Predicted 3D model of a 75-nucleotide RNA (transfer RNA) from a marine sediment metagenome. RNAcentral holds the sequence, with entries from MGnify. Rfam family: tRNA. From the family's description: Transfer RNA (tRNA) molecules are approximately 80 nucleotides in length.
[in-house]
RNA sequence: GCCCCGGUAGUAUAGCCCGGUCAAGUAUGCCGCCCUUUCGAGGCGGAGACCCGAGUUCGAAUCUCGGCCGGGGCG
Repeated sequence: GCCCCGGUAGUAUAGCCCGGUCAAGUAUGCCGCCCUUUCGAGGCGGAGACCCGAGUUCGAAUCUCGGCCGGGGCG
C1' cells in the first nucleotide's frame, strides 16, 4: 500500500442480508421497592446505547461514500 471482518447502555451480545409500526431486545452490572432476623438468592419496577460526517429516501442502527479505531490476510 491492497483486501476482508468488526465498532450498538458500564461490560458482553442480538437486530443489519430483506429500511417502517414507541428508534432498540437479552444477559450481567447500577438504582429503588418487596421478601429475608441480616446478607446472598428470588420477585417487581426504573435509568442507561446505535463510532464520526455526508448522501439516498417520506423514513437509516440497517443501504451508499468518506474518515477514525480494533482484528485478520496479502505484498